Transfer RNA from an Oscillospiraceae bacterium, 72 nucleotides, folded computationally. Rfam family: tRNA. Rfam classes the family as a transfer RNA. The prediction has a mean pLDDT of 80.
[in-house]
Formats: sequence, C1' cells, structure tokens
RNA sequence: UGCCCCGUAGCCAAGUGGUAAGGCAACGGACUUUGACUCCGUCACUCGUGCGUUCGAGUCGCACCGGGGCAA
Repeated sequence: UGCCCCGUAGCCAAGUGGUAAGGCAACGGACUUUGACUCCGUCACUCGUGCGUUCGAGUCGCACCGGGGCAA
C1' cells in the first nucleotide's frame, strides 16, 4: 500500500429492509433465621462515526475510525 473479515448493553451473542432475541453480570422483589439455589421483574429512542438510498436502515451504498487476517 492492496484485498478480505469483524464492530449490536458492563461481557458473550442473535438479527439477512418493517417497532433489536437469548445468556452472564448488575439492580429491585419473592423464598430463606442469614446466605446460596430457585422464581418474578427492570436493564441498548447515538447498533463504531458521518453522509446517502428508501415510505421505512442494525440490515443496502460511499467515506472515515478501530480490531483481526492474507499478499507485497
């Protein structure tokens, strides 16, 4: 320098144009003498950033930022 992949919550992670699953953690509650376990509830109107396409974008396009890989 070129090409490819990835970026979604504190962590992992689904999503494949139509209101963003799930698990762990955290917080509140039930249970318990207390704790643990179990159960219930809460938790992303900036999905890396910006612009664009579209009635509608996490999803498609472009540029940039960050991480990884391959080639030189």